[in-house]
RNA sequence: GGAGCGGACUAGGCUGUCGCUGGUCGAGCUUGUCUCGGCGAGAGGAAAGUCCGGGCUCCACAGGACGCGGUGGUGGGUAACGCCCACCGGUCGCAAGACCCGGGAAAGUGCAACAGAAAGCAAACCGCCGCAAGGUAAGGGUGAAACGGUGAGGUAAGAGCUCACCAGCAGUUGGGGUGACCCACUGGCUAGGCAAACCCCACCGGGAGCAAAGCCAAACAGGAAGCCGUCCGUCGGGUCUUCGGACUCGGCGGCGCGGGUCGGUCCGGCCCGUUGUGACUUCCGGGUAGGCUGCUAGAGGCGGCGAGCAAUCGUCGUCGUAGAGAAAUGACCGCCGCCUGUCGCAAGACAGGAACAAAACCCGGCUUAUCGGUCCGCUCCGUGC
Numbered sequence: 001g002g003a004g005c006g007g008a009c010u011a012g013g014c015u016g017u018c019g020c021u022g023g024u025c026g027a028g029c030u031u032g033u034c035u036c037g038g039c040g041a042g043a044g045g046a047a048a049g050u051c052c053g054g055g056c057u058c059c060a061c062a063g064g065a066c067g068c069g070g071u072g073g074u075g076g077g078u079a080a081c082g083c084c085c086a087c088c089g090g091u092c093g094c095a096a097g098a099c100c101c102g103g104g105a106a107a108g109u110g111c112a113a114c115a116g117a118a119a120g121c122a123a124a125c126c127g128c129c130g131c132a133a134g135g136u137a138a139g140g141g142u143g144a145a146a147c148g149g150u151g152a153g154g155u156a157a158g159a160g161c162u163c164a165c166c167a168g169c170a171g172u173u174g175g176g177g178u179g180a181c182c183c184a185c186u187g188g189c190u191a192g193g194c195a196a197a198c199c200c201c202a203c204c205g206g207g208a209g210c211a212a213a214g215c216c217a218a219a220c221a222g223g224a225a226g227c228c229g230u231c232c233g234u235c236g237g238g239u240c241u242u243c244g245g246a247c248u249c250g251g252c253g254g255c256g257c258g259g260g261u262c263g264g265u266c267c268g269g270c271c272c273g274u275u276g277u278g279a280c281u282u283c284c285g286g287g288u289a290g291g292c293u294g295c296u297a298g299a300g301g302c303g304g305c306g307a308g309c310a311a312u313c314g315u316c317g318u319c320g321u322a323g324a325g326a327a328a329u330g331a332c333c334g335c336c337g338c339c340u341g342u343c344g345c346a347a348g349a350c351a352g353g354a355a356c357a358a359a360a361c362c363c364g365g366c367u368u369a370u371c372g373g374u375c376c377g378c379u380c381c382g383u384g385c
Stems, first nucleotide, its partner, number of pairs: 001381010012336003016332003020042002023039006029032001044356001048367002051365005056209004063267004068205005073087005088102001089100004103200002108198002110194002125140002127136003148166006167190002169187003173184004213293004222284005228278001229255001231254010256274007300319008338353006
């Protein structure tokens, strides 16, 4: 000097004039959704996608099983996660680093066209050996892939048939590590790929969502159909009585039945009704729907110290950093700054440009889009000292 890798911050600034919304303090008055004044605050790194996880609210007192869905190396972090950190294994890269379809193919089913003799228990086309019978899978061919690879010995010719090295697999063989796993040793054991194919295994998961929900106000007109016990016990009243009891009304309990509720199914639980002035379901038809809360102090931000490789945690201090309600957070002038181009030796001058984009209950992530600026650490190449 060049080319890269990883990370942090920022996302124009200032003054003036006018305007909007919330808060807070003060004053006024006609006490109101009021007026005036002071102070201070007011849309992002992704607010986006609605992809995950929660807080919160209700179902609802809220279980079990199946089904369905999700995740998938190990160990940590976290409220939790499909996220983050560290490590292991694998792939890519000279490297810094980046990425991951990361449990199981010897439980089963399935897929791989064509070519090829043969593609999951298969195979002998050409070839080699042999008189033949037969042997063979080293060489050749096909293919993405042909039952370990290279070399030597051995053989009729060959083959892990034997040996050396290597790869894979196996091992209550040893060592290291919390572990995934790594190293060594032994064994001639050598059965590919795909599970982001169905599946098996392990773990996780109620549902719906701020249009949740709560309060105040307003209004209400009904009609039709469906549907379920002449049950049992007990208490009280009434009527009758042949004094055994019968009938009837009401309350309570039980069993059965009908219905509602818990995303689907079953079990179980709870609630309502049971011939009725009833619960519920379906159809037809009518009326009302305004306001307030939820709504911003949080698993919060910033700083110091400590622990940890780190993610993060602990402790101390400090700050108060939008809350609209059809939707506020702005407009204009001036100056400065940033980027690009032209001219210029330079100083500088002129012209142009500034991306992606807009809170709506809140938070932790991931993913996607994107103009610029500042800083830190690391890798490789070249050159000079």